[in-house]
Context: one part of a larger RNA
RNA sequence: GAGUAGCGAGAUUUAGGUGAAAAACCUAAACGCCGUAAGCCUAAGGGUUCCUGGGCAAUGUUAAUCAUCCCAGGGUUAGUCGGCCCUAAGUCGAGGCAGAAAUGCGUAGACGAUGGACAGCAGGUUGAUAUUCCUGCACCACCUAUUAAGCGUUAUUACUUAAAGAGGGACGCGGUAGGGUAGAUCAUCCGUGGCGUUGGUUGUCCACGGACAAGCCUGUAGGUCCCGCCUUUGGCGGGAUUGAGAGGUUAUGUCGAGUCGCUUUUAGACGAAGUGAUUGAUCCCACACCGACGAGAAAAGCUUUUUAAGGAGUUUGUUAGGUGCCCGUACCCCAAACCGCCACAGGUAGGCGAGUAGAGGAUACUCAGGCGAUC
Numbered sequence: 001g002a003g004u005a006g007c008g009a010g011a012u013u014u015a016g017g018u019g020a021a022a023a024a025c026c027u028a029a030a031c032g033c034c035g036u037a038a039g040c041c042u043a044a045g046g047g048u049u050c051c052u053g054g055g056c057a058a059u060g061u062u063a064a065u066c067a068u069c070c071c072a073g074g075g076u077u078a079g080u081c082g083g084c085c086c087u088a089a090g091u092c093g094a095g096g097c098a099g100a101a102a103u104g105c106g107u108a109g110a111c112g113a114u115g116g117a118c119a120g121c122a123g124g125u126u127g128a129u130a131u132u133c134c135u136g137c138a139c140c141a142c143c144u145a146u147u148a149a150g151c152g153u154u155a156u157u158a159c160u161u162a163a164a165g166a167g168g169g170a171c172g173c174g175g176u177a178g179g180g181u182a183g184a185u186c187a188u189c190c191g192u193g194g195c196g197u198u199g200g201u202u203g204u205c206c207a208c209g210g211a212c213a214a215g216c217c218u219g220u221a222g223g224u225c226c227c228g229c230c231u232u233u234g235g236c237g238g239g240a241u242u243g244a245g246a247g248g249u250u251a252u253g254u255c256g257a258g259u260c261g262c263u264u265u266u267a268g269a270c271g272a273a274g275u276g277a278u279u280g281a282u283c284c285c286a287c288a289c290c291g292a293c294g295a296g297a298a299a300a301g302c303u304u305u306u307u308a309a310g311g312a313g314u315u316u317g318u319u320a321g322g323u324g325c326c327c328g329u330a331c332c333c334c335a336a337a338c339c340g341c342c343a344c345a346g347g348u349a350g351g352c353g354a355g356u357a358g359a360g361g362a363u364a365c366u367c368a369g370g371c372g373a374u375c
Stems, first nucleotide, its partner, number of pairs: 012030006031372004039352003045332002049330001050074006059067002079139002081328003085116002090111003096105003120137005140324006147317005159310009173291003178285003183279005189210006195203001211254002215249003222242009255274001258270003293296001338347002354366004
């Protein structure tokens, strides 16, 4: 220079509290903003930032009693979620080839998800975790025993393991229609509460609510394949396979408006109705059907055959008991916690994403929920 520029998009007000100190912290009441987001979940990345108690030197574009800051303590619980099994692009690569070497390429083989395969749902609970803890109801694999049926015990034709073969897994794009569901709306129906400080308000009044999973039983609408018949662009019948959803059960359960209870606030207890209609997906049946050409992964799990080895018991079902190791799990995630030297108007894959108006995920206003963005 200069107490100058600036203090980085956005709305606050009042009262009470705490405190040395309050425009900014806490609580309450108003007001305002977002609402295909400025809400919720998750991948990557970060790595303790999570929660509680204490603190204010520095950090925070001001103050700070506050904090993503400092100090201390605490917090991440899994047979079923993800990893692990399988392979893709790609990577590594025994031997090998090339090279003076460093090293490069590459067979067998191994690794490598963004794909395949694969058994858990609902509710409750903490200050901080939950498909992980608890309650209830399930399922998968293996082991042991039990019992019923089948097969076998002839050196092999039960069964087990390994290898090899076959099947299957197994797929793209565009488009129409159908059957459903999630969701939504309405209700003069059901339940609970209310009866108006201003004209009306016991009424077809007002407010709120009318919820629920996996699993198991039942193969429906529909699809595919095979066979037979017929009046053959097809129809009918039968069989196999696949298959949403609905119904029943789970559930004499959970949840549930609210009521009671409290005192200093929590805890806690009880708990009604739990229906109908309309609408309706971009989700499911399902790449199922139709169409065209650019003709749309692999491997394992799985089924089966053969060969080899083992082999006297073994397979399926019932019942009972047991085992299920290891790694991740906190928190942020369109962001003040990631990438941008910053608490930076930038960037960041995927899923959910309500109502009224509307073609719409546009736009405007609002639910749930979240904020009022550090002078």
Predicted 3D model of a 375-nucleotide part of an RNA (large-subunit ribosomal RNA, domain III) from an Actinomycetes bacterium. It matches the Rfam family "Bacterial large subunit ribosomal RNA". Gene Ontology terms of the family: ribosome and structural constituent of ribosome. The organism belongs to Actinomycetes, within Bacteria.